[in-house]
This is a predicted structure of a 72-nucleotide RNA (transfer RNA) from Microsporidia sp. MB.
The organism belongs to Microsporidia, within Eukaryota.
The coordinates come from a structure-prediction model, not an experiment, and the mean pLDDT is 83.
The sequence is in RNAcentral, with records from ENA.
RNA sequence: GGGGUAGUGGCUCAGUGGUAGAGUAUUUGCUUUGCACGCAAAGGGUCACGGGUUCGAUUCCUGUCUACUCCA
Numbered sequence: 001g002g003g004g005u006a007g008u009g010g011c012u013c014a015g016u017g018g019u020a021g022a023g024u025a026u027u028u029g030c031u032u033u034g035c036a037c038g039c040a041a042a043g044g045g046u047c048a049c050g051g052g053u054u055c056g057a058u059u060c061c062u063g064u065c066u067a068c069u070c071c072a
Base pairs, nucleotide, nucleotide: 001071002070003069004068005067006066007065010024011023012022013021018055026042027041028040029039030038048064049063050062051061052060
């Protein structure tokens, strides 16, 4: 220098055009003599960043950045 893969709650990951979810974690309540487990509820996301297409973009196109990897 060129190619490929990935970037989504604190963490691990779903989500192939129609208001973004799960597990786990956190907080509160119930339960317990107390802790843990269990049950119920709540909060937490400018979907890496910019531009474009579209009535509508996490999703499609394009540029940039970061990480990993292959070639030279």